Large-subunit ribosomal RNA, half A from an activated sludge metagenome, 1721 nucleotides, folded computationally. Its Rfam family is "Bacterial large subunit ribosomal RNA". Rfam links the family to the GO terms structural constituent of ribosome and ribosome.
Context: one part of a larger RNA
């Protein structure tokens, strides 16, 4: 280390539990807000941090009611308190109700700041926004009048969940691309209303019939139509229901009606009579009052006829008339406007029936035994199942106050009341830039199309009742209806609210993101995004006491409980993970980690003698390369997954098909909606509207068992003849909808962003030193004069070196970094196009860019967030129990088609039919192998020969000749996918026999394949390469396991329903590994066999032929191998042998080349061929053929038989036997077809006979889970579910039982339903591994060291000595940011890279004092905001006048001392300013107006004063002398001071004029005595930092008292010296100054001086004194940083001020004071 058992640790599944949620239903509501909302902020409690209520009268106050015993909210503690004189509660009505928010005084960084008026003053309140409307009142230019201006009334104005209406409007997508289409008038933006809104009382439909507003369901209907006639969009009449309601108006006419304009003047004022009156007549306008509202037209108007209530009346007065008012009659009903009573709801309530015993038990409701109620058996609680214990339940009940309004009453409102009918006359009105119509759109089912209807943007433009729209182009006849004004309840939609209920909905990864201090926490600048987290017990009975331990953390007992192994990390408690104990095993051994056989240990039961059973282990041996996806094929070194556990993918609806069940049936069924029931769910009945079927043919018009076609009655085509639908439920599949899950980049809308960063612009900042020396000037020289030299002064520059600052081009580091961009070296530039703060501006197809596609919040070729959205995704991945039957494909056509797809083809089920198929047999049809060459081509050789060349001849012609080329034609031999005078096998068509398993055809449901791969034959393409590519065809993988081929989809053999330690073969093998022959006969001799070619060879075997050979072969040995001649030419020679020709001849001979090789300069020489002798038997040569031999070199390692190893065990051959599979057989068994039998039938039983490998893929049948009926049944506390080890049992999925654990629930059957089954989707949440105690991690290499303290404990805390380090900083102050992190006690769990006693952690307690320091206030830049106003569908923009807005201007303090922590703030002291009142003297004061001032660059150079600081002397005060030097000596400290008054003052401006006076002053939009400006007269000041002196104290080295005390110290009273010169010298200041340049260097209505206008004269101003007052906000601390900005206690960033001393030009570099750290191992 394995493996098994025990036992526990971590962890938080899994049962069960439910406060939460999510859905659906009724019912009530549908509101709130200038009477301050909706939302927040801040408070508020005896202690209060959070949520909850509340609001300064603050967990609350009053008063009605209501209810009755305690209470003081979540929240269980502790103090304290209120209550029968009625608390807490709970309802109603009421009081307070801070501050922000429309936010409304004005400003603003929401919760803040600053104000006026008015009231009040022992305490306070109220007004003051902007727009619109009304009124009143005032008022310009301008007389009237109007704008405007005040007041004063009423509205508005903002929020809000979805509904509705309008204005504007996408893109993805679909269309397989894509523009018309579509998505969709859909998301969104935007204005508006209400409880609903909209729509609405026919210038409508229809259709020769008629209907009578809208609106909604329901059906008409996926019909009519539209439509790249493409995806796809899609009505409406008309049917049948909910509901139901109709009305005003303009105009004609009309008025003793009001205003106005003309015109006009004694008319006239209703008649009449009297009397008065004196702008009344006429005619227009405009507001009113009356009249009037239709289309078979209707009203007005005049005429005529009829019929028609009572009173009172303004009107000078009588009669008359009459507007008007009351009653009275009628009508209408709350629409639009107000009530009152009743009864009825709502907001708090009240009564409410019946039960006890034993026994388990901690505890009874459960059990048993006996009772009882019920208009209550819903439900929940109660120590475990409770009708009768408790809250409720059914049933009844309440309302002071408040609110509602559906009912009735009483009323009330409105009308009407003086017209109203009818005849006739006449022709007055009936809605105009309108109908229509041209161009362009847009809507409707309508995409321009014949294109009507309805709205316009635009340019024309009527009729007017004798009229005018519609009826789908237009036109006439009909029909019908009256536009260019307006309002209208109910049916209808939704739900942010309340209240009730319901449930085959969830149950803490479910269900809401949110059961809980959740829109938290955290992230992000911001719009925005957004978690995790329930559970002790019946009851805290929540652990008294004691041990150990740091008064720990944790544990150990003792208690308590039924149970602590329920101990608060708490119910149950699994897996992964990580321990401990035993018991087997493993250190010479390879492999998916099993399986099968099995030695050895061990334990365990029965027995107890042996033995048997039975568990753990597992030496050795056989076999054996995981699981998914993808693939032609994966152990694959292709894909994915560390491991657990939990979660997680074909769902719903509406439509169509089919199947299957079930109703009825020539039928069939209802929808919507009513009705009834106690009901809203459910059920039953209504409802025939509408749908499908019954009839078909035709394009239709029609016509019909027919009809079309056609001249036809013929022929044909389609039908009928031969009728089953149809409606529910279910299962499959398709369509539409996200449609099985997850996943783009991306497009559009709408918002958020310029704290990075880019560019601008508005106010500030900064840049150490040191160099060079332009122009100008001046001096010399020089020139007629100029130029022009020279010296010498100036100080110019995108000058130069170089720090701070910035930048990054190189290099090295760093790369799971210190650092999501840095650090180190070295480096660019560094008065400029510089660098920086602060404020503001520009923005997403847009900005901004010295331009890199560069930046626009660590992302940019189109930022981010939210939204359409689940965009699409022909793409890639997952997709989850279990058995049983069947079984593909990877071809063909077509495709913007090729890794998708339609259609065929192949697979399965259903019906129906009886078809088919294999052999045999027999008859066809054909042109392949193959053969041939007649033909079509092509070819080789001859023989002939046209013809052509060549060449000879000739003068030329005719001729000849040719080893050239070569048609024809003949002879021999070939060749062919597009050649056939032949031509098979097989294959394929018909047919007959025979056989019957499979198989077949045809209609319908469902698919999946359309990536193929070797092998063998045919072929093509390649090179007759490729594991290569295309076809055919036939196998086999694929989808096939087994056996063989050492291993090895495709090869061989053979198809796995189970089992069996039973037999027999296949291929292939029998020497071992390794089951099975050490058989026979040959061959090979190479380890060939066990890798290869051309091509080589007396290897060898066998076999054919030819020659020679006892007349002597063949090979050796011996001998010979001659002459002519050294033939000839050549040649320097050429003699047999450089070379050329040849008639290469001829002689001697046995036999001997004018020579085969070797040599020689040539000869020479040796040979050879040939000849003979020896020898003595076979030799030669050419061919087939079997087996071998060379030819033959590669990379880790023999590695080319699987290995040993083999001369067979190797290779031919042959014979007989054996081995050897999941094949066949044989026993036993399961299923399933088929036939038969049995039966009433079945899915039963029986026999038989055949099947049973399987992938996509069809079909069947089943198991588990959670929920619901039957069901008040049945199981449990003497123990549910869940965990946990075992055991039995079924074919499987899975059931059952037992012990432990748990402690309160659960299952059987039959049926329904479904969030219904994980191993994998780099899934998704949560735990825990491993890597690994592993990176040599611990974040600059400035550094520590020892002693002493505290402590449970010290490398790290404190304190002391040494020593390091920074030191233009690693110091010191201060912006901004942060936001208590400051101090002090007291803690160490967690943070802190290590410890820790310690901390910028944790608890608690405490601390930030201001007239003068900043802000606020007062001004204004850039910019924003912006009354009116301008412009735009809307939102909104812009923009005057104002009003904000600092980074700028603007009044005013110092020194010292004091806390544990503040100080220019407090305290001592000495000052200033600013307003105000007084009081005195003075005076022209007086502003939102005038004037002037405020009021400005850059660079440079010179001087003055001379702060701090520093040095050096004096002075004072002190130390030192160890061993040396120094005593007239060295050292070390100090040696200081604001303010106010007075002198006193350098410098600087200035005689080119300080200042003053006077005049003028046409400008300064009025006026000025002022300003500009001009003119005259005088003449010397102004301005200033500092400086002295006085005043004013104060500090001050030292020194240290008392008292504490750990003896080191604390403490800190009292005293208290000197107090002066010199030098250097950057800050500051004189000084807004001088010179010199050009790029010409804010505003201001603030302050400040001055003039004046209205107005004042008791007032205003000014000067002096005196007194009052000066509010609110910030102040702590960090602040180059461990406190900010960077996820950290981060080597990074961060403006501005001070900055000592030596060396030096410096802020450079070194070292160094003062301060400060040693960087947290």
């Nucleotide at each position: 280390g394995g493996c098994g058992u025990a036992c526990g640790g971590u962890g938080g599944a899994u049962g069960c539990c439910u406060u939460g949620g999510a859905g659906c239903c009724g019912c009530u509501c549908g509101g709130c807000g200038a009477a301050g909302a909706a939302g927040g902020c801040c408070g508020u409690g005896a202690c209060a941090a959070g949520c909850u209520g509340c609001g300064a009268a603050a967990a609350g106050c009053u008063c009605g009611g209501g209810g009755g015993a305690g209470g003081a909210g979540c929240a269980c503690a502790u103090a304290u308190c209120c209550c029968a004189a009625g608390a807490u509660c709970c309802c109603g009505a009421g009081g307070u109700g801070g501050c922000c928010g429309a936010a409304u005084g004005g400003g603003g960084u929401a919760a803040c700041c600053c104000a006026c008026c008015u009231a009040a003053a022992u305490a306070a309140g109220g007004g003051u926004a902007u727009c619109a409307a009304g009124c009143a009142c005032u008022g310009a230019a301008u007389a009237g009048a109007u704008a405007g201006g005040u007041g004063u009334u009423u509205g508005a104005g903002g929020a809000g969940a979805a509904c509705c209406c309008a204005g504007g409007g996408a893109a993805c997508u679909g269309a397989a691309c894509c523009a018309u289409c579509u998505a969709a008038g859909u998301a969104c933006c935007u204005g508006g209303a209400g409880g609903a809104g909209a729509a609405g009382a026919a210038a409508u439909c229809a259709a020769a019939a008629g209907a009578g507003a809208u609106u909604c369901c329901c059906u008409a209907a996926g019909u009519a139509g539209c439509g790249g006639c493409g995806a796809g969009c899609g009505a409406a009449a008309g049917g049948g229901g909910a509901a139901g309601a109709g009305c005003c108006u303009a105009a004609a006419c009309u008025c003793a009606c009001a205003c106005u304009g003309g015109u006009g003047u004694a008319a006239g004022g209703u008649g009449c009579a009297c009397g008065c009156u004196g702008u009344u007549g006429c005619u227009g306008g405009u507001g009113g009052g009356g009249g009037g509202u239709a289309g078979u037209a209707g009203g007005g108007g005049c005429u005529g006829u009829u019929c028609g209530g009572a009173g009172g009346g303004a009107c000078g007065u009588g009669c008359a008339g009459g507007a008007c008012c009351u009653c009275g009659c009628g009508a209408a009903g709350u629409a639009g406007a107000a009530g009152u009573g009743c009864g009825g709801u709502g907001u708090a309530u009240a009564a409410g029936a019946a039960c006890g015993g034993c026994a388990u038990g901690g505890g009874a409701a459960g059990g048993c035994c006996g009772g009882c109620c019920a208009a209550a058996g819903a439900g929940g609680g109660u120590g475990a199942g409770a009708g009768c214990c408790c809250c409720g339940u059914a049933u009844u009940u309440u309302a002071a106050a408040c609110a509602u309004g559906a009912g009735c009453a009483c009323a009330c409102u409105u009308u009407g009341u003086g017209g109203g009918a009818c005849a006739g006359c006449a022709a007055c009105c009936u809605g105009a830039g309108u109908a229509c119509g041209g161009c362009g759109a847009g809507g409707c089912u309508c995409g321009a199309g014949g294109a009507a209807c309805c709205u316009u943007g635009u340019c024309g433009g009527a009729a007017g009742c004798u009229g005018g729209g519609u009826c789908g182009a237009c036109c006439a006849c009909g029909a019908u209806c009256c536009a260019a004004g307006g309002c209208u309840a109910a049916a209808u939609a939704c739900g942010g609210a309340g209240c009730g209920g319901c449930g085959a909905c969830c149950g803490a990864u479910a269900g809401a993101g949110g059961a809980a201090u959740a829109g938290u926490a955290c992230c992000g600048u911001g719009a925005g995004g957004g978690a995790a987290a329930g559970g002790u017990g019946a009851a805290a009975a929540g652990g008294a006491c004691c041990c150990c331990g740091g008064u720990g953390a944790g544990g150990g007992g003792a208690g308590u409980g039924a149970a602590a192994g329920a101990g608060a990390a708490c119910c149950u408690g699994a897996a992964a993970c990580c321990a401990u104990a035993c018991g087997c095993c493993c250190a010479c051994a390879a492999c998916a980690g099993g399986u099968c056989g099995g030695a050895g240990g061990g334990g365990a039961g029965u027995a107890u003698a042996a033995a048997c059973u039975u568990c753990c282990u597992g030496a050795c041996g056989g076999c054996g390369u995981g699981c998914c996806u993808u693939u032609u094929g994966u152990a694959g070194a292709a894909u994915g997954a560390g491991c657990c556990u939990g979660u997680g993918a074909g769902u719903u609806a509406c439509g169509a098909u089919a199947g299957c069940g079930a109703g009825c049936g020539a039928g069939g069924u209802u929808a919507a909606g009513g009705c009834a029931u106690g009901g809203g769910a459910g059920u039953g009945c209504c409802g025939g509207a509408g749908c499908c079927g019954g009839a078909g043919g035709g394009a239709a018009a029609c016509c019909g068992a027919g009809u079309c076609u056609u001249a036809a009655u013929a022929g044909g085509g389609c039908g009928a003849g031969u009728u089953a639908g149809u409606u529910c439920g279910u299962u499959a599949u398709c369509g539409u909808a996200g449609a099985c899950c997850c996943g783009a980049a991306g497009c559009c809308a709408g918002g958020u962003g310029a704290u990075c960063u880019u560019a601008u612009u508005a106010c500030g900042g900064c840049c150490a030193g040191g160099c060079u020396g332009a122009a100008g000037c001046u001096c010399a020289g020089g020139u007629a004069a100029c130029a022009c030299u020279g010296a010498g002064u100036g100080g110019a520059g995108g000058g130069c070196c170089g720090a701070a600052c910035u930048c990054u081009a190189g290099u090295g580091u760093g790369a799971u970094g210190a650092a999501a961009a840095a650090c180190g070296c070295a480096g660019g530039g560094a008065u400029g196009a510089g660098c920086u703060g602060u404020g503001a501006u520009a923005a997403g197809g847009g900005g901004u860019g010295a331009a890199a596609g560069g930046c626009u919040a660590a992302a940019c070729a189109a930022a981010c967030c939210u939204g359409g959205a689940a965009a699409u995704a022909g793409c890639u991945g997952g997709c989850a129990c279990u058995c049983c039957c069947c079984g593909a494909a990877a071809u063909g056509c077509c495709u913007u088609g090729a890794g998708g797809g339609a259609c065929a083809g192949c697979c399965u089920c259903a019906u129906a039919c009886g078809c088919c198929u294999a052999u045999c047999a027999u008859g066809g049809a054909g042109g392949u192998a193959g053969a041939g060459c007649a033909c079509u081509g092509u070819u080789u050789g001859g023989a002939c020969u046209a013809g052509g060349g060549g060449u000879c001849u000739u003068c030329a012609c005719c001729g000849g000749c040719u080893a050239c080329c070569a048609a024809a034609c003949c002879c021999a031999g070939g060749c062919a996918a597009a050649c056939u005078g032949c031509g098979a096998a097989u294959g394929c068509c018909g047919u007959g026999a025979c056989a019957g398993a499979a198989g077949g055809u045809a209609u319908g449901g469902g698919a999946g394949u359309g990536a193929g791969a070797c092998g063998g034959c045919g072929g093509g393409c390649g090179a007759u390469a490729a594991a290569g590519u295309u076809c055919g065809u036939c196998g086999u993988c694929g989808a096939g396991a087994g056996g063989g081929g050492a291993a090895c989809a495709g090869c061989c053999c053979g198809g796995a329903c189970c089992g069996a330690c039973a037999g027999c073969u296949a291929a292939g093998g029998u020497c071992c590994c390794u089951a099975a022959a050490u058989g026979c006969c040959g061959c090979u001799g190479a380890g060939u066999g066990u890798g290869a070619a051309a091509u080589g060879a007396g290897g060898u075997g066998c076999u054919a032929u030819u020659g020679c050979g006892a007349a002597g072969a063949c090979a050796g040995c011996c001998a010979g191998g001659a002459g002519g001649u050294u033939g000839g030419c050549u040649u320097a020679g050429a003699a047999g042998c450089a070379g050329c020709a040849a008639u290469u001849c001829c002689u001697u001979a046995a036999a001997a080349g004018a020579g085969u090789g070797c040599g020689u300069a040539a000869c020479a020489g040796c040979u050879c061929a040939c000849u003979g002798g020896u020898c003595g038997a076979g030799c030669a040569a050419u061919g087939g053929u079997g087996c071998g031999c060379a030819g033959a070199a590669a990379a880790u390692g023999u590695a080319a038989c699987g290995g040993g190893g083999c001369u067979a065990a190797g290779c031919g051959g042959u014979a007989u036997a054996c081995c050897g599979a999941a094949g066949c057989u044989u026993c036993g068994g399961a299923u399933u077809c088929u036939a038969u039998g049995u039966a009433u039938a079945a899915a039963g039983c029986a026999u038989a006979g055949g099947a049973u490998g399987g992938u996509a893929g069809g079909g069947g049948a089943g198991c588990a889970u959670u929920c619901c009926a039957u069901g008040g049944a049945c199981c449990g506390c003497a123990g549910a579910a869940g965990g946990u080890a075992c055991a039995c049992u079924g074919a499987g999925a899975g059931g059952u039982g037992u012990g432990c654990u748990g402690g309160a629930g659960g299952g059987g059957a039959u049926g329904g339903a479904a969030g219904a089954g994980a191993g994998a989707a780099u899934g998704c949440a949560g735990g825990u591994a491993u890597a690994a105690g592993u990176a040599c991690a611990c974040g600059a290499a400035a550094a520590g060291a020892c002693g002493g303290g505290u402590g449970a404990g010290a490398u790290u805390c404190c304190c002391g000595u040494c020593c390091g380090c920074c030191g233009a900083a690693a110091a010191c102050c201060u912006a901004a940011g942060g936001u208590u992190u400051c101090c002090u006690g007291g803690g160490u769990a967690a943070a802190g890279g290590u410890c820790a006693u310690c901390u910028g952690c944790c608890c608690a307690g405490g601390g930030u004092u201001a007239g003068u320091c900043g802000g606020u206030c007062u001004c204004u830049a850039a910019g924003a905001u912006g009354a009116g106003g301008c412009g735009g569908a809307a939102g909104c923009g812009c923009g005057u006048a104002g009003u904000c807005g600092a980074u700028g201007a603007g009044a005013a303090u110092u020194c010292g001392g004091u806390u544990c922590a503040u100080a220019u703030u407090c305290c001592g002291g000495a000052a200033c300013c600013a307003u105000a009142u007084a009081u005195a003297a003075g005076u022209u004061c007086g502003a939102a107006g005038g004037g002037a001032u405020g009021a400005c660059g850059c660079a440079u150079g010179a001087g003055g004063u001379g702060g701090a600081g520093c040095a050096c002397u004096g002075c004072c005060g002190g130390c030192u002398g160890a061993c040396g030097g120094a005593a007239u000596a060295g050292c070390c400290g100090g040696u200081u001071u604001a303010c106010u008054u007075a002198g006193c003052g350098a410098g600087c401006c200035u005689a080119u004029g300080a200042g003053g006076u006077a005049g003028c002053g046409a400008g300064g939009g009025a006026a000025a005595a002022c300003c500009a400006g001009c003119u005259a007269c005088u003449g010397a000041g102004g301005u200033g930092a500092g400086c002295u002196a006085a005043g004013g104290a104060g500090g001050g080295a030292g020194a240290g008292a008392a008292g504490c005390u750990a003896c080191g110290g604390u403490g800190g009273a009292a005293c208290g010296a000197a107090g002066a010169g010199u030098g250097c010298c950057g800050a500051a200041u004189c000084a807004a100054g001088g010179u010199g340049c050009c790029a010409a260097g804010a505003a201001a209505g603030a302050g400040u001086c001055u003039c004046u206008a209205a107005g004042g004269a008791c007032a205003a101003c000014u000067u002096a004194u005196a007194u009052a007052u000066g509010a609110c906000c910030g102040u702590a601390c960090c602040g180059u940083a461990a406190a900010c900005g960077g996820a950290c206690a981060c080597a990074c960033g961060u403006a501005g001020g001070u900055a000592g001393g030596a060396u030096g030009a410096g802020a450079a570099a070194u070292c160094u004071a003062a301060g400060g750290c040693g960087c947290u191992c």